[in-house]
RNA sequence: GGCCCCUUCGUCUAGCGGUUAGGACGUCGGCCUCUCACGUCGAAAACAUGGGUUCAAGUCCCGUAGGGGUCACCA
Numbered sequence: 001g002g003c004c005c006c007u008u009c010g011u012c013u014a015g016c017g018g019u020u021a022g023g024a025c026g027u028c029g030g031c032c033u034c035u036c037a038c039g040u041c042g043a044a045a046a047c048a049u050g051g052g053u054u055c056a057a058g059u060c061c062c063g064u065a066g067g068g069g070u071c072a073c074c075a
Stems, first nucleotide, its partner, number of pairs: 001071007010025004018055001027043005048064005
């Protein structure tokens, strides 16, 4: 350098064109308890970035950035 793959709450992860973007752990608050833990109820919290396609994009296409794989180069 070519090609391929990945990027979503703090972390892990679901989503397969029309969802209120869901779940687990964690965090915060309530309940429970003598206290803590457990349990239980609730809350806050995310689509890397710029374009394009579309009535509608996390989802499809292109560029960019970061990461990974593979091949080539390495006189």
Overview:
Predicted 3D model of a 75-nucleotide RNA (transfer RNA) from uncultured Anaeromyxobacter sp. Rfam family: tRNA. The family's RNA type in Rfam is transfer RNA. The sequence was found in a public genome assembly.